[in-house]
RNA sequence: CCCGCCGAGGGGCGCUGCGACCGUGGGGCACACGUCCCAUAGGCCAGGCUCGGCGCGGCGUCCCACCGAACGGCGCCCCCGUGCU
Numbered sequence: 001c002c003c004g005c006c007g008a009g010g011g012g013c014g015c016u017g018c019g020a021c022c023g024u025g026g027g028g029c030a031c032a033c034g035u036c037c038c039a040u041a042g043g044c045c046a047g048g049c050u051c052g053g054c055g056c057g058g059c060g061u062c063c064c065a066c067c068g069a070a071c072g073g074c075g076c077c078c079c080c081g082u083g084c085u
Base pairs, nucleotide, nucleotide: 001058002057003055004054005053006052007051008050009049010078011077012076013075014074015073018048021043022042023040024039025038026037027036028035029034047071
């Protein structure tokens, strides 16, 4: 770093809806199981992002020190902190 899970990034309700996912339609590969691509006026959908932890496998890696963050469509509400009145 890839994949899966967990945690943190304060919380709730509503709306829209891209990706992903599911379904549907079409095409390619294939004996088949399946798999890839395209479309979707169908469904679902605003932690999919960042940081950290755990785990299988793979890759990489000389050592030490310091720091602990940045973000997440729209509307409303609550919580927390700060400032002003």